This is a predicted structure of a 480-nucleotide part of an RNA (small-subunit ribosomal RNA, 3' major domain) from an uncultured bacterium. The full RNA is in RNAcentral, with records from ENA and SILVA. It matches the Rfam family "Bacterial small subunit ribosomal RNA". The prediction has a mean pLDDT of 81.
[in-house]
Context: one part of a larger RNA
C1' cells in the first nucleotide's frame, strides 16, 4: 500500500424481519451424475454447471459404434495430357454409396483446300506432386466473444505539496443523496473513465390526417350493412408537460429533507437499453479466427444400421394433482402481442373425435385463429370419490421415403401414486406475488421449455439486534 480478523464505528440491499406463494413427499416431463454398452458423441462443474451450449437428435442434423467403400480425395488454386462436353435423361447392379452401359451434346479468332489445323476461352475426364482436409490435442500460447462481483460506487491521471523511499494528498472531515450525488471546510487546483441527463416504451393533452379504423347527430340494415360523416375511439407524425417550478416549516442564509397546493403524473413517475479500473491463468480452439503439436490409403472423405431415446439408483429444474374458493354438464361476455404465399386458410358437407373433402377472402388496422379464468343456471356432498391421471389394451388420424428401436394427436376400455409432504431450501415490495389463457421463434412433423402478450388481482414491511453479501472510515497483524 493492500489483504484479512468469531476487532470497532457508520450505512446498503427481498439480506434478514413481517407476509404470500413455492420447492424438499406422489406420478410425470426435462437436464445432470453414476451404472450399462459395439457407441451410449463433445462441452458446461458452489454462488456464476444441470429445461445449459440444443430457437427444437426418426433419416438428415451427427462430431459416436459397427459393416461396406474411396484414396490429390466432399471442397479450393497450380502443372502436363487427351476429349467436346457439362447437365440431363433411360437400363443393369447393390443393403445404400461406389460401380457398369446406352443416348443427348460447346463457343470465338486465324488460315485456308470448307471441313481440317492452330490458338484462346469454357467444362469434363486422366495423371503428377505442391497441397487439399481434421467437430484430432492444447482457452495454462492466443484474438474475439462471454459470465461474474454489479448498475455496486468507485477506478485514476496532470500540476503542486508532504516524505530519503515504498507512497500519501486530492478520494479525508461536517452535512446531504439512488449515486466520489450535491453543498461547506481543507496544501491543494483541476481533469478524465464511471453515476445522471441526451436513446426507446409507457401513463395525460393539444395539433396535423381520417382509411382499411370509429358511429354522436341524420335516414338505413339482420349486421357501421348502406348513404352520410370525422365530433369519439383509435392509429401515428409533430408538440406541450414535471423543473423541487410555487407555499409552509426544519437546516447552517447551503445542500438538502418533511408536509401541503395545483396537476394525468412529483421529487430517478413506471419499464427497458446502457455494465467505470480491475477479479476469478472463470467459460468458449466444437461458432469463428489462430500459433504450436498430431493423421495423411486415414485422427480425411461417402454410404446403409444403429446410437445420442440405456436404467438397481442419487441430484437440480419443471409440469400436473391430492379437491366443494372444487369437478362435471349447459349458457352468455369481455384482450393484447404477433405470424401468414412451398403460407394462415372461413362458410358448407362427412366424422363421437382427431381429422378429412373443399376452397371464399387475405402479401393483412381489410382475410384467417371460440380467448381462459370471471359471470348465469344445473349437478355432484366429502368418498381415493364424478377427485386425481399414471400405466396399459385395442382401433384410428397427422407429417414424412419411412414413425420398430424412437413422433406427437384422437376414441373406447384401463384407473396407479397422491388426502398438502421431515430435516431444509427459495422467489416475491404493486399493477408485483398468486392465477388464466393467448402468441411467436426454431420447425416436414414434433413443448410441461424459451422469449413475449394481455386478463383477474392480493398480503406485508415495527425495525437494523441476528444470519449473508457489499460500500466507506477506522484499528490489530508472526500475511504479500
Nucleotide at each position: 500500500u493492500g489483504a484479512c480478523g468469531g476487532g470497532g464505528a457508520c450505512c446498503c440491499g427481498c439480506a434478514c424481519a413481517a407476509g404470500c406463494g413455492g420447492u424438499g413427499g406422489a406420478g410425470c416431463a426435462u437436464g445432470u451424475g453414476g451404472u450399462u454398452u459395439a457407441a451410449u458423441u463433445c462441452g458446461a462443474a458452489g454462488c456464476a454447471a444441470c429445461g445449459c451450449g440444443a430457437a427444437g437428435a426418426a433419416c438428415c442434423u451427427u462430431a459416436c459404434c459397427u459393416a461396406a467403400a474411396c484414396u490429390u480425395g466432399a471442397c479450393a488454386u497450380c502443372c502436363u495430357u487427351u476429349u467436346g462436353a457439362c447437365c440431363g435423361g433411360a437400363g443393369g447392379g447393390u443393403a445404400a454409396u461406389g460401380c457398369c452401359u446406352c443416348c443427348c451434346u460447346c463457343a470465338c479468332u486465324a488460315g485456308c483446300u470448307u471441313g481440317c489445323u492452330a490458338g484462346u476461352g469454357c467444362a469434363a475426364a486422366a495423371g503428377u506432386g505442391a497441397c487439399a482436409g481434421g467437430u484430432g490435442g492444447u482457452g495454462c500460447a492466443u484474438g474475439g466473444u462471454u459470465g461474474u462481483c454489479g448498475u455496486c460506487a468507485g477506478c485514476u491521471c496532470g500540476u503542486g505539496u508532504c516524505g530519503u523511499g515504498a507512497g500519501a494528498u486530492g478520494u479525508u472531515g461536517g452535512g446531504u443523496u439512488a449515486a466520489g450525488u450535491c453543498c461547506c471546510g481543507c496544501a491543494a487546483c483541476g481533469a478524465g473513465c464511471g453515476c445522471a441527463a441526451c436513446c426507446c416504451c409507457u401513463a395525460u393533452c393539444u395539433u396535423u390526417a381520417g382509411u382499411a379504423g370509429c358511429c354522436a347527430u341524420c335516414a338505413u340494415u339482420c349486421a357501421g350493412u348502406u348513404g352520410g360523416g370525422c365530433a369519439c375511439u383509435c392509429u401515428a407524425g409533430a408538440g406541450a408537460g414535471a423543473c423541487u417550478g410555487c407555499c409552509a416549516g426544519g437546516g447552517a442564509u447551503a445542500a438538502c429533507c418533511u408536509g401541503g397546493a395545483g396537476g394525468a403524473a412529483g421529487g430517478u413517475g413506471g419499464g427497458g437499453a446502457u455494465g467505470a479500473c480491475g477479479u476469478c491463468a472463470a467459460a468458449u480452439c466444437a461458432u469463428c479466427a489462430u500459433g504450436c503439436c498430431c493423421c495423411u490409403u486415414a485422427u480425411g472423405u461417402u454410404u446403409a444400421g444403429g446410437g445420442c431415446u440405456a436404467c438397481a439408483c442419487a441430484c437440480g429444474u419443471g409440469c400436473u394433482a391430492c379437491a366443494a374458493u372444487g369437478g362435471c354438464c349447459g349458457g352468455u361476455a369481455c384482450a393484447a402481442c404477433g405470424a401468414g404465399a412451398u403460407g394462415c386458410a372461413a362458410u358448407a358437407c362427412c366424422g363421437u373425435g382427431a381429422g378429412g373433402u373443399g376452397g371464399a377472402g387475405c402479401a393483412a388496422a381489410a382475410c384467417u385463429a371460440u380467448a381462459a379464468a370471471a359471470c348465469c343456471g344445473g349437478u355432484c356432498u366429502c368418498a381415493g370419490u364424478u377427485c386425481g391421471g399414471a400405466u396399459u389394451g385395442u382401433a384410428g388420424g397427422c407429417u414424412g421415403a419411412a414413425a420398430c428401436u424412437c413422433g406427437c394427436c384422437u376414441a373406447c376400455a384401463u384407473g396407479a401414486a397422491g388426502c398438502u409432504g421431515g430435516a431444509g431450501u427459495u422467489a416475491c415490495u404493486a399493477g408485483u406475488a398468486a392465477u388464466c389463457g393467448c402468441g411467436a421463434a426454431u420447425c416436414a412433423g414434433a413443448a410441461u421449455g424459451u422469449c413475449g402478450c394481455g386478463g383477474u388481482g392480493a398480503a406485508u414491511a415495527c425495525g437494523u439486534u441476528c444470519c449473508c453479501g457489499g460500500g466507506c472510515c477506522u484499528u490489530g497483524u508472526a500475511c504479500a